A computed fold for a 527-nucleotide part of an RNA from a Saprospiraceae bacterium, annotated as large-subunit ribosomal RNA, domain I. Its Rfam family is "Bacterial large subunit ribosomal RNA".
Context: one part of a larger RNA
RNA sequence: GGCGCAUGGGGGAUGCCUUGGCUCCUGGGGACGACGAAGGACGCGGUAAGCUGCGAAAAUGCGCGGGUAGGUGCAAACGACCGAUUGAUCCGCGCGUGUCCGAAUGGGGGAACCCCACAGGUUGAAGACCUGUGAACAUACGUAGUCAACCCUCCGAACUGAAACAUCUAAGUAGGAGGAGGAAAAGAAAACAAAAGUGAUUCCGCAAGUAGUGGCGAGCGAACGCGGAGGAGGCCAAACCAGCGGGCGUGCCCGCUGGGGUUGUAGGGCUGCGACGUGGACGGUUUAUGCAUAAAAGAACGCUUUGGAAAGAGCGGCCACAGAGGGUGAUAGCCCCGUAUUUGGAAUGCAUAUUCUACCUAGCAGUACCCUGAGUAGGGCGGGGCCGGAGAAACCCUGUCUGAACCUGGCAGCACCAUCUGCCAAGCCUAAAUACCACCAGGAGACCGAUAGCGAACAAGUACCGUAAGGGAAAGGUGAAAAGAACCUCGAGAAGAGGAGUGAAAAGACCCUGAAACCAUGCGCCU
Numbered sequence: 001g002g003c004g005c006a007u008g009g010g011g012g013a014u015g016c017c018u019u020g021g022c023u024c025c026u027g028g029g030g031a032c033g034a035c036g037a038a039g040g041a042c043g044c045g046g047u048a049a050g051c052u053g054c055g056a057a058a059a060u061g062c063g064c065g066g067g068u069a070g071g072u073g074c075a076a077a078c079g080a081c082c083g084a085u086u087g088a089u090c091c092g093c094g095c096g097u098g099u100c101c102g103a104a105u106g107g108g109g110g111a112a113c114c115c116c117a118c119a120g121g122u123u124g125a126a127g128a129c130c131u132g133u134g135a136a137c138a139u140a141c142g143u144a145g146u147c148a149a150c151c152c153u154c155c156g157a158a159c160u161g162a163a164a165c166a167u168c169u170a171a172g173u174a175g176g177a178g179g180a181g182g183a184a185a186a187g188a189a190a191a192c193a194a195a196a197g198u199g200a201u202u203c204c205g206c207a208a209g210u211a212g213u214g215g216c217g218a219g220c221g222a223a224c225g226c227g228g229a230g231g232a233g234g235c236c237a238a239a240c241c242a243g244c245g246g247g248c249g250u251g252c253c254c255g256c257u258g259g260g261g262u263u264g265u266a267g268g269g270c271u272g273c274g275a276c277g278u279g280g281a282c283g284g285u286u287u288a289u290g291c292a293u294a295a296a297a298g299a300a301c302g303c304u305u306u307g308g309a310a311a312g313a314g315c316g317g318c319c320a321c322a323g324a325g326g327g328u329g330a331u332a333g334c335c336c337c338g339u340a341u342u343u344g345g346a347a348u349g350c351a352u353a354u355u356c357u358a359c360c361u362a363g364c365a366g367u368a369c370c371c372u373g374a375g376u377a378g379g380g381c382g383g384g385g386c387c388g389g390a391g392a393a394a395c396c397c398u399g400u401c402u403g404a405a406c407c408u409g410g411c412a413g414c415a416c417c418a419u420c421u422g423c424c425a426a427g428c429c430u431a432a433a434u435a436c437c438a439c440c441a442g443g444a445g446a447c448c449g450a451u452a453g454c455g456a457a458c459a460a461g462u463a464c465c466g467u468a469a470g471g472g473a474a475a476g477g478u479g480a481a482a483a484g485a486a487c488c489u490c491g492a493g494a495a496g497a498g499g500a501g502u503g504a505a506a507a508g509a510c511c512c513u514g515a516a517a518c519c520a521u522g523c524g525c526c527u
Base pairs, nucleotide, nucleotide: 001526002525003524004523005522006521007520008519009518015512016477017476020448021447022445023444024443025442026441027440028439029437030436031146032145039101040100041099042055043054044053046078050074051073061095062094063093064092065091066090070082071081072080106115107114108113116134117133118132119131120130121129122128136143137142150181151179152178153177154176155175161168165215191198192197202229203228204227205226206225212220213219233429234428235427236373240259241258242257243256244255245254246253247252248251264407266372267371268370269369270366271365272364273363279360280359283357284356287353288352289351290350291349292348293347295343296342297341301316302315303314304313305312317334318333319323325337326336327335378402379401380400381399382398383397384396385395388414409424410423411422412421413420464471465470484511487499488498489497490496
């Protein structure tokens, strides 16, 4: 020096555990904000910081309801207090307080700061301080700002694929902007269809990877019809009438309000006849019920034995509308919390039904005349949307240039024309079936178990890094119980060690288990 064995150190793998995550399901809820939000700054405790809670009434005040012997959060000890039938702490509901910043809104500003005006108050007065008011648009209500996904509108890529690449694709995706709601959007046929018919929209299954489209490449990709979920239809403009106002050219025009009226087998006005009742999707209101936000009652076990400890084992019982689950010194239906089941409710909210009410709501016949959405429909050029890439290219949207008919009317049925059929554009509203989950409650897992699972089981979006946008950790486990090692010795010692003691065990706080690398010591063998 090497190898081996042993004993230690070192290190923190492994096993076991779980307070935390992940995914999904069901129900609720789907908003908050000038009555000042979201998010913060600074404070508030007998006690330093942090977290939590709260706001100068500051780990809270008041009322109502629940609940019961102990309380003053995490979080010990000490101190000072509160409370036990005059009921604290705690839980629920309502009310109050709520500094400063922040849409931030009296003015300013480098957020949490500075300065002012007016009115009132304190003062003998001034200064100073306290309280209230003071932004803009509007002036009647309101608006603004924040917020996870879902929704609508506008703007809108590239990588990629085409085995290169340009049309194409990716994709109207990612991303950006605006807006709204609990859903949004769409929606009551100028629709489909095809000689038969259907009857708003939305969503699902099929039709169907079909018909098509396509450097006919890569790819993209319907509809009719059928089966389901759900089901609901309404209101204006106009003609005409009345009132009011205005203009003048004095019987016309314009405007406003009310009535009227809403459709395609055309309808309405108008003329004649007739009817005052039925229903309704929204709002207010009355009452009832249910639910949510605290809770309450809630069955049934002992002995022996092993052990530190019984829930284990043995023996004998019991309950069960409760043998879900968790805890208790090991594995408990009957020890504890619970569970099944039953009961409760002052206050607030929601839902359903209901009372009253605001609001809306019918017919028949005739037809000379009047009305029925215009810079619209359509067309040219350019672009976009549809399954359809300009194609024979209908249909829809429109930047630009044009531009009808108007009921003896008009549009569509995939160029166009005719016959036929369907429908009535150029105004508006409309539940449900559908989408999503930041939030609340409950539940589940051939999901993870601390290098996993969220980045975060711990003072985590913390520490730390960066001028900033932004990036972003590590870090869990004594024990059943602190019983957390009194006392003694060595020591400079509050280091450490040895005794003593606790404990089932030192598991001894660098604390469960304690692998390997690596280090040391002893012994053996070899050189």

Overview
NCBI's taxonomy places the organism under Bacteria, Pseudomonadati, Saprospiria, Saprospirales, Saprospiraceae.